About this RNA: Transfer RNA from a Christensenellaceae bacterium, 72 nucleotides, folded computationally.
RNA sequence: GCUUACAUAGCACAGUGGCAGUGCACCGCCUUGGUAAGGCGGAGGUCUCGGGUUCGAACCCCGAUGUAAGCU
Numbered sequence: 001g002c003u004u005a006c007a008u009a010g011c012a013c014a015g016u017g018g019c020a021g022u023g024c025a026c027c028g029c030c031u032u033g034g035u036a037a038g039g040c041g042g043a044g045g046u047c048u049c050g051g052g053u054u055c056g057a058a059c060c061c062c063g064a065u066g067u068a069a070g071c072u
Base pairs, nucleotide, nucleotide: 001071002070003069004068005067006066007065010024011023012022013021018055026042027041028040029039030038048064049063050062051061052060
């Protein structure tokens, strides 16, 4: 330099065009003599950035940035 994949909550990830979710972690409550486990509830995201397509974009297209792998 070229090619491909990935970027979504603190962490690991799902979501492939119509309300942004799950597990763990965090906060409150229940339970216990107390803790852990368990149960119920809650908070936390401009979905990496810029533009385009569309009635509507995390999702499709173009570009940028970053990460990983391959080729040279």
NCBI's taxonomy places the organism under Bacteria, Bacillati, Bacillota, Clostridia, Christensenellaceae.
The sequence was found in a public genome assembly.
The coordinates come from a structure-prediction model, not an experiment, and the mean pLDDT is 83.
Rfam family: tRNA. Rfam classes the family as a transfer RNA.